[in-house]
RNA sequence: CUCUUAUUUUGAGAGGCGGAGGGACUAGGCCCUGUGAUGCCCGGCAACCUUUCAAGCUUUUGUUUGAAAAAGGUGCCAAUUCCUACAGAUGGAUCCAUCUGGCAGAUAAGAG
Numbered sequence: 001c002u003c004u005u006a007u008u009u010u011g012a013g014a015g016g017c018g019g020a021g022g023g024a025c026u027a028g029g030c031c032c033u034g035u036g037a038u039g040c041c042c043g044g045c046a047a048c049c050u051u052u053c054a055a056g057c058u059u060u061u062g063u064u065u066g067a068a069a070a071a072g073g074u075g076c077c078a079a080u081u082c083c084u085a086c087a088g089a090u091g092g093a094u095c096c097a098u099c100u101g102g103c104a105g106a107u108a109a110g111a112g
Base pairs, nucleotide, nucleotide: 001112002111003110004109005108006107007106008105013042015041016040017039021032022031023030026085027084028083029082043077044076045075048073049072050069051068052067053066054065055064056063057062081104086101087100088099089098090097091096092095
């Protein structure tokens, strides 16, 4: 970098450093930000991998479900992934609103 699977409206500080832009990309919108953002450290959240227990299945130590834990590998901590963009449906009427799906992105695990 590519592919597969799963998740993607839950949750997470009135701390320290630092000093200008930031919210992935393009466009439009809407926000955050010297009352100090983004970032880094600490702290925290969660439970994908992991660990333990129970039950089921499976002829070979595997797999499924449920419960618990948080030592380790990651991840995450404004706003739904901030919203829209493509397609379909419905309702108003050539544009808008709502819903569903998709695309793209993010994260984890596995494969190349």
Description
RNAcentral holds the sequence, with entries from Ribocentre. This is a predicted structure of a 112-nucleotide RNA (SAM riboswitch aptamer (S box leader)) from Halobacillus mangrovi. The source organism's lineage runs through Bacteria, Bacilli, Caryophanales, Bacillaceae and Halobacillus.